[in-house]
Context: one part of a larger RNA
RNA sequence: CGUUGGAGAUUUGCGGGGUUCUGACCUUAGUACGAGAGGACCGGGUUGGACGAGCCGCUGGUGCACCUGUUGUAUCGCCAGAUGCAGCGCAGGGUAGCUACGCUCGGAUGGGAUAAGCGCUGAAAGCAUCUAAGUGCGAAACCCACCCCAAGAUGAGAUCUCCCUGUAAGGGCCGUCAGAGACGAUGACGUUGAUAGGUGGCAGGUGUAAAGGUAGAAAUACCACAGCCGAGCCAUACUAAUUGCCCGGGAGC
Numbered sequence: 001c002g003u004u005g006g007a008g009a010u011u012u013g014c015g016g017g018g019u020u021c022u023g024a025c026c027u028u029a030g031u032a033c034g035a036g037a038g039g040a041c042c043g044g045g046u047u048g049g050a051c052g053a054g055c056c057g058c059u060g061g062u063g064c065a066c067c068u069g070u071u072g073u074a075u076c077g078c079c080a081g082a083u084g085c086a087g088c089g090c091a092g093g094g095u096a097g098c099u100a101c102g103c104u105c106g107g108a109u110g111g112g113a114u115a116a117g118c119g120c121u122g123a124a125a126g127c128a129u130c131u132a133a134g135u136g137c138g139a140a141a142c143c144c145a146c147c148c149c150a151a152g153a154u155g156a157g158a159u160c161u162c163c164c165u166g167u168a169a170g171g172g173c174c175g176u177c178a179g180a181g182a183c184g185a186u187g188a189c190g191u192u193g194a195u196a197g198g199u200g201g202c203a204g205g206u207g208u209a210a211a212g213g214u215a216g217a218a219a220u221a222c223c224a225c226a227g228c229c230g231a232g233c234c235a236u237a238c239u240a241a242u243u244g245c246c247c248g249g250g251a252g253c
Stems, first nucleotide, its partner, number of pairs: 001152001005163007015149004021049007033038001051106005059100004066093005071086006110144003117137004170247004174190005195240003198236005204229003212223004
């Protein structure tokens, strides 16, 4: 832009894509078979490997705007306490998110038509013959079934509900954003408001702050599960989403 006004929702499936793997063990059964040694088909069950998809409750990883310890040096006049730099200085942990080494699920089953093959009936050819007429079985291959996309399928489909007859309905710009994201797009919100920030509480992380007091000669311990704190959850209009601008004309009445 089209699909012949607009919006929301639900769909059909032309067509296309994906998947298609396999071991071991138990049982049937030490059965059939076999002199014995050995040892099944068929069927039922359990548990793996590799591969694929999804997820983060668990176990781990990461987590350079979180916490702590600590070395050297510089600065804040000094002590104390902090801050900068040194690979995030180094080291120990670690929320959200993202993840695998973690967890869940999948390749099941059935049908159709067949291949090689196996037949039934059966002539040509009084026999025989699966084939010539006719007819039945038979593969991870093929077509469905399973999962995904899908009406730009211009052949532009269908259903339901609602709105407008006007600068309308509706859409966009703009702003605050994230379960979204390269940009567009998608989704949430814009005061009739919890969209983001802030703030309060909680969860969670770190591990008991500074100052002071008490005890001790001191290190240190206690007052104190303290102090500090990103992304999480709940709440709260304190701040910012102000005001506006543009596009948009069909049957019909």

The prediction has a mean pLDDT of 88. Predicted 3D model of a 253-nucleotide part of an RNA (large-subunit ribosomal RNA, domain VI) from Pontibacter populi. It matches the Rfam family "Bacterial large subunit ribosomal RNA". The source organism's lineage runs through Bacteria, Pseudomonadati, Bacteroidota, Hymenobacteraceae and Pontibacter.